Context: one part of a larger RNA
RNA sequence: UUGGGCCUAAAGCGUCCGUAGCCGGUUUGGCAAAUCUUUUGUGAAAUUGUUAGGCUCAACCUAGCACCGUGCAGAAGAGACUACCAAACUUGGGACCGGGAGGAGUUAGGAGUAUGCUUGGGGGAGCGGUAAAAUGUUAUAAUCCCAGGUAGACUACCUGUGGCGAAGGCGCCUAACUAGAACGGGUCCGACGGUGAGGGACGAAAGCUAGGGGAUCAAUCCGGAUUAGAUACCCGAGUAGUCCUAGCUGUAAACGCUGUGAGCAAGGUGUUACACAUUCUUCGUGGAUGUGUAGUGUCGAAGAGAAGUCGUUAAGCUCACCGCCUGGGAAGUAUGGUCGCAAGACUGAAACUU
Numbered sequence: 001u002u003g004g005g006c007c008u009a010a011a012g013c014g015u016c017c018g019u020a021g022c023c024g025g026u027u028u029g030g031c032a033a034a035u036c037u038u039u040u041g042u043g044a045a046a047u048u049g050u051u052a053g054g055c056u057c058a059a060c061c062u063a064g065c066a067c068c069g070u071g072c073a074g075a076a077g078a079g080a081c082u083a084c085c086a087a088a089c090u091u092g093g094g095a096c097c098g099g100g101a102g103g104a105g106u107u108a109g110g111a112g113u114a115u116g117c118u119u120g121g122g123g124g125a126g127c128g129g130u131a132a133a134a135u136g137u138u139a140u141a142a143u144c145c146c147a148g149g150u151a152g153a154c155u156a157c158c159u160g161u162g163g164c165g166a167a168g169g170c171g172c173c174u175a176a177c178u179a180g181a182a183c184g185g186g187u188c189c190g191a192c193g194g195u196g197a198g199g200g201a202c203g204a205a206a207g208c209u210a211g212g213g214g215a216u217c218a219a220u221c222c223g224g225a226u227u228a229g230a231u232a233c234c235c236g237a238g239u240a241g242u243c244c245u246a247g248c249u250g251u252a253a254a255c256g257c258u259g260u261g262a263g264c265a266a267g268g269u270g271u272u273a274c275a276c277a278u279u280c281u282u283c284g285u286g287g288a289u290g291u292g293u294a295g296u297g298u299c300g301a302a303g304a305g306a307a308g309u310c311g312u313u314a315a316g317c318u319c320a321c322c323g324c325c326u327g328g329g330a331a332g333u334a335u336g337g338u339c340g341c342a343a344g345a346c347u348g349a350a351a352c353u354u
Stems, first nucleotide, its partner, number of pairs: 004325003007308002012322001014202004021195003025089006033082001035078008048066007092192001093189003096185003104178007111155002115151008126137002163170002207248006217241001222236003259321006267299014303310002327354003336347004
């Protein structure tokens, strides 16, 4: 408990698509649902207010008027906004065309260095490791050097607060297929849009199931050290896993700790993409400068903010829609339900305590 909030105090769903719902550009005409005005009927009595009257007064009673939960029904009118109907428009949105940018995705083929193993040759005593050591390895010839083979993983330099993607994420080369965005043209459609409860799809790592693969690294485990101890940090080994295929899981400090969309509102300075203009040119997919649009950084006016700070990529000024919060702990626990092979996930309290 609201006319309050959600970067950091509690609070933005991990991300997108989309159903219902809610909201919705410009112009004209119609209609009159809604809205507004006038009016009629009704809105029981008691009660209430008021003015009188009656019990000697009062309480109480009687009568008149008002009010009567701001309503309901009917009639007449208004015509701006909203709704509905009809017609039209182009700025929102979409389509099309053009030349460019990109680690965007999927599949296939190829390459490269390193690493381990292995074969042959050389060589002949240590190697390895650390703060220092030891475990380990080595005359069954190691480490090291040269040449060959093989396996799996990875992709140095370029690499850049650089690019792409909704997010997770994406980096050797080539090809095929697929998707998106920006810029320019202003050719076409003509509000087709925004958000989105439920719902659906995607979703790092780890984990699970089945089958492969297994070089490196390495939870668990085993040794060696350190230490009072050392279930660790350091060292030597090393299994699951790490990789692939087909499924499952659905979570992360899934972070910009900042939901999505739209409009308005100072600038300066980098950088990326495209377009245009000027200029230089070795005339090329070239260089420089400026302008515009879109992205991405940084500094800052106004403004905002508790401050840190944010500041045209807002946390400024407004609007639309969704999600979420309500002291700390108990607790993301218990219980029930749904999902999952399981691990667990989602939903999610209270007693009690302070």

Predicted 3D model of a 354-nucleotide part of an RNA (small-subunit ribosomal RNA, central domain) from a metagenome. RNAcentral holds the full RNA, with entries from SILVA. Model confidence (mean pLDDT): 86 of 100.